Small-subunit ribosomal RNA, central domain from Punica granatum, 350 nucleotides, folded computationally.
Taxonomically the source falls in Punica (Eukaryota, Tracheophyta, Spermatophyta, eudicotyledons).
The prediction has a mean pLDDT of 88.
[in-house]
Context: one part of a larger RNA
RNA sequence: UUGGGCGUAAAACGUUUGUAGGUGGCUUUUUAAGUUCGCCGUCAAAUCCGAGAGCUCAACCCUGGAUAGGCGGUGGAAACUACCAAGCUGGAGUACGGCAAGGGCAUAGGGAAUUUCCGGUGGAGCGGUGAAAUGCACUGAGAUCGGAAAGAACACUAACGGCAAAAGCACUCUAUUGGGCCGACACUGACACUGAGAGACAAAAGCUAGGGGAGCGAAUGGGAUUAGAUACCCCAGUAGUCUUAGCUGUAAAUGAUGGAUAUUAGGCGUUAUGCGCAUCGACUCGUGCAGUGCUGUAACUAACGCAUUAAGUAUCCCGCAUGGGGAGUACGUUUGCAAGAAUGAAACUC
Numbered sequence: 001u002u003g004g005g006c007g008u009a010a011a012a013c014g015u016u017u018g019u020a021g022g023u024g025g026c027u028u029u030u031u032a033a034g035u036u037c038g039c040c041g042u043c044a045a046a047u048c049c050g051a052g053a054g055c056u057c058a059a060c061c062c063u064g065g066a067u068a069g070g071c072g073g074u075g076g077a078a079a080c081u082a083c084c085a086a087g088c089u090g091g092a093g094u095a096c097g098g099c100a101a102g103g104g105c106a107u108a109g110g111g112a113a114u115u116u117c118c119g120g121u122g123g124a125g126c127g128g129u130g131a132a133a134u135g136c137a138c139u140g141a142g143a144u145c146g147g148a149a150a151g152a153a154c155a156c157u158a159a160c161g162g163c164a165a166a167a168g169c170a171c172u173c174u175a176u177u178g179g180g181c182c183g184a185c186a187c188u189g190a191c192a193c194u195g196a197g198a199g200a201c202a203a204a205a206g207c208u209a210g211g212g213g214a215g216c217g218a219a220u221g222g223g224a225u226u227a228g229a230u231a232c233c234c235c236a237g238u239a240g241u242c243u244u245a246g247c248u249g250u251a252a253a254u255g256a257u258g259g260a261u262a263u264u265a266g267g268c269g270u271u272a273u274g275c276g277c278a279u280c281g282a283c284u285c286g287u288g289c290a291g292u293g294c295u296g297u298a299a300c301u302a303a304c305g306c307a308u309u310a311a312g313u314a315u316c317c318c319g320c321a322u323g324g325g326g327a328g329u330a331c332g333u334u335u336g337c338a339a340g341a342a343u344g345a346a347a348c349u350c
Stems, first nucleotide, its partner, number of pairs: 005320002007304002014201004021194003025088004031082001033081002035077009049065001051063002054060001091191001092188003096183004103177002106174001108172002110154001114150008125136002162169002206247006215241002220236004258317006266295006273288004300305001323350003332343004
């Protein structure tokens, strides 16, 4: 090298768009590059292989042969790949008619709760804990009633449910915008799949500048606990959490499962939608398609398990792993305001 892998043992980039490249539906035609068949030339001799001969045999030596393979030339074949030309509709897409949705972005509106402030009633505690204390309170707290303001989050409905590429998305209305599914079949006619580099998006925390700041709350202060307590518990509380414009680019970014296509028993739910029977109608029932769940046969798996949403059977493309530690470290480079991120060893050791 052939062969073997990636749910949990090492190993699927966080996700997506897409360049080069790789791979690619059906029919007919052309060419003959790949492919395949024949012939020719060449690939020094020695060596190796097989045949014969010579040294008494053998080693050794001599004679005349030969396969496979490489390169070049030449003449054929045309199934497959490729090329040329023409066509097709099943893949893909466009248009048409519907449908569902917390998909994105922006504006406006809403109520409950919390905190603060003002006023009334009232008069001694409140708060907190395992128990306390710090703390708040006669300059009137806590409780209760009325009013005002602010910021953040949206109870119930709510689901094993929906949408989105992922991150993620939920009070309500409106404007705008993206994607999906179903149905009819009108149009284009392979326009497809994947995708090294590259671009875009990307929770939380963090950074820069300007706003905002109710509650919560790293840091910090105090009270406890304790041998100690730089903690767990309590009272406070700054950054932050919110928003605008940028940056950062990481997560157990998980289904620990890359994408696409085809194919392989069923059963029971649920979401969107179509058809049929039925009906006044909504249901129920049967059936199709697209999601989303449970269970389970064959198969697979080290086992657990997976099982039409595969981890089964196959094809194509990309990424990744090759004992543990050292180490996601050092050095170098790129990037960032920084924090850092990306790429990424070795010595040594077991």